[in-house]
RNA sequence: UGGUUAUCAAGAAAGGUGGAGGGAAUGGACCCUGUGAAACCUUAGCAACCCUCGGCUUCGAGAAGGUGCUACAUUCUACCCCUGUCCGGAAUGGUACUGA
Numbered sequence: 001u002g003g004u005u006a007u008c009a010a011g012a013a014a015g016g017u018g019g020a021g022g023g024a025a026u027g028g029a030c031c032c033u034g035u036g037a038a039a040c041c042u043u044a045g046c047a048a049c050c051c052u053c054g055g056c057u058u059c060g061a062g063a064a065g066g067u068g069c070u071a072c073a074u075u076c077u078a079c080c081c082c083u084g085u086c087c088g089g090a091a092u093g094g095u096a097c098u099g100a
Base pairs, nucleotide, nucleotide: 007100008099013043014042015041016040017039021032022031023030026078027077028076029075044070045069046068049066050065051062052061053060054059080094081093083091
């Protein structure tokens, strides 16, 4: 970097540097932000994919190490399908795409 697969409405903070943006991409919405955004560093934590141990391929325990994460459901939404209907719209549900 590319491919495949599983899960994603749960959970989890502070300090320093920094100085205006951020919530992944595009549009719309809504929210966070000088009572300090992004980014970087340090420590802590959540979680349990890799990993470690036991067991034996059903699984159980662990948290040293590697990822990931620590506002709002992947913040919501869009395309497609069902319900809705004469047409249109809202709302609910599902799939897909995308992200971690």
This is a predicted structure of a 100-nucleotide RNA (SAM riboswitch aptamer (S box leader)) from a Bacteroidia bacterium. It matches the Rfam family "SAM riboswitch aptamer (S box leader)". Gene Ontology term of the family: regulation of gene expression. The prediction has a mean pLDDT of 75. The model forms 96% of the base pairs in the Rfam consensus. The organism belongs to Bacteroidia, within Bacteria.